[in-house]
Context: one part of a larger RNA
RNA sequence: GAGUAACGACAAUGCGGGUUAAAACCCCGCACGCCGGAAGACCAAGGGUUCCUGCGCAACGUCAAUCGGCGCAGGGUGAGUCGGCCCCUAAGGCGAGGCUGAGAAGCGUAGUCGAUGGGAAACGGUUUAAUAUUACCGUACCUUUUACCAUUGCGAUGGGGGGACGGAGAAGGCUAGGUGUACCGGGCGUUGGUUGUCCCGGGGAAAGGUGGUAGGGAGAUCCUCCAGGCAAAUCCGGAGGGUCAAUCCUGAGAACUGAGACCAUGCGGCUUGCCGCAGAAGUCACCGAUGCCCUGCUCCCAGGAAAAGCCUCUAAGCUUCAGAUGGUAAGAGACCGUACCCGAAACCGACACAGGUGGUCAGGUCGAGAAGACCAAGGCGCUU
Numbered sequence: 001g002a003g004u005a006a007c008g009a010c011a012a013u014g015c016g017g018g019u020u021a022a023a024a025c026c027c028c029g030c031a032c033g034c035c036g037g038a039a040g041a042c043c044a045a046g047g048g049u050u051c052c053u054g055c056g057c058a059a060c061g062u063c064a065a066u067c068g069g070c071g072c073a074g075g076g077u078g079a080g081u082c083g084g085c086c087c088c089u090a091a092g093g094c095g096a097g098g099c100u101g102a103g104a105a106g107c108g109u110a111g112u113c114g115a116u117g118g119g120a121a122a123c124g125g126u127u128u129a130a131u132a133u134u135a136c137c138g139u140a141c142c143u144u145u146u147a148c149c150a151u152u153g154c155g156a157u158g159g160g161g162g163g164a165c166g167g168a169g170a171a172g173g174c175u176a177g178g179u180g181u182a183c184c185g186g187g188c189g190u191u192g193g194u195u196g197u198c199c200c201g202g203g204g205a206a207a208g209g210u211g212g213u214a215g216g217g218a219g220a221u222c223c224u225c226c227a228g229g230c231a232a233a234u235c236c237g238g239a240g241g242g243u244c245a246a247u248c249c250u251g252a253g254a255a256c257u258g259a260g261a262c263c264a265u266g267c268g269g270c271u272u273g274c275c276g277c278a279g280a281a282g283u284c285a286c287c288g289a290u291g292c293c294c295u296g297c298u299c300c301c302a303g304g305a306a307a308a309g310c311c312u313c314u315a316a317g318c319u320u321c322a323g324a325u326g327g328u329a330a331g332a333g334a335c336c337g338u339a340c341c342c343g344a345a346a347c348c349g350a351c352a353c354a355g356g357u358g359g360u361c362a363g364g365u366c367g368a369g370a371a372g373a374c375c376a377a378g379g380c381g382c383u384u
Base pairs, nucleotide, nucleotide: 013031014030015029016028017027018026032381033380034379035378040361041360042359043358046341047340050339051075052074053073054072055071056070060068061067080141081140082337083336084335086119087118088117092113093112094111098107099106100105122139123138124137125136126135142333143332144331145330146329147328148327149326150325151324152323153318154317158313159312160311161310166300167299168298169297172293173292174291177287178286179285180284183202184201185200186199187198188196208257209256210255215250216249217248218247219244220243221242222241223240224239225238226237228236229235262282265278266277267276268275269274270273301304347356348355363375364374365373366372
């Protein structure tokens, strides 16, 4: 220079009360304003206690601070079913032997790893200051072990099936959700009117079980034969013949059940925002998805993973055993993650930085719309 620039989005504050040494800023209340495909909610990544409570204000916070993602202390993350671990494989990695190389090492078979993919099973309500598909209540489901009973050709690292997949387009059937309503509870105006075709609020429920619908797909079954499936096969495949119009597979949703819960509100208690008790109606109609049926259907060319679980077939072998199928009963289901932030003051940007950050949810009025405008739930007024 200079007590100058700046104090980081122009979404916005005002008042009353409380606390305090001190309040524009913290807490409570009322009013106002802003977002609302977000400035709300939930995950993944990343962060790593920032979560909750008490006590503090030196420093940190672009001002103050009684407040805080700050300091100190204490507390907090509960799983057979969510995710991982586990089984399986992709690109790719490693790689016994092996090949190559002067060597270091490079490549690579059998294998073994490797999810961003495939593989069993849980929902609703309640509860904490802080966790919950994890605790509690209620109602389910799956895998597996052992024992017993009944029946019985069982058996794999091998064969076959299946898993199993592209893009675009269209139609139908549904559901979520929404709108209104029967009905239920309450109200009758501090200012003229308001017992009315008036106003306010409510008008809701999962997995699972039973059955197998709208639809989609395949003809089904029996007999004989066979140079294929590296051996075998009753399985798959190929050929021939007989019989029968049905049979099988798949499949949302609805219905019944689950259903004793929940709930407007009322009553009581007191440490005045919590606890306890009682608890009405809970129907019908319409709109309607980008969700489900649909891994479907139709069309197209660029022709759209693999392996295991699963089903089936036999080989060696076993065949009073073992094993398999069904039923009943009793057990087992470990370990790791789980707090909190997550379009952000907690992640990546040296900062409490107008930047960046994958997925999911998607209410109302107007609208073609996930645009835009205004609102709901919810969250904020962006730290001078």

A computed fold for a 384-nucleotide part of an RNA from a Pseudomonadota bacterium, annotated as large-subunit ribosomal RNA, domain III. The RNAcentral record of the full RNA draws on ENA. The source organism's lineage runs through Bacteria, Pseudomonadati and Pseudomonadota. The coordinates come from a structure-prediction model, not an experiment, and the mean pLDDT is 85.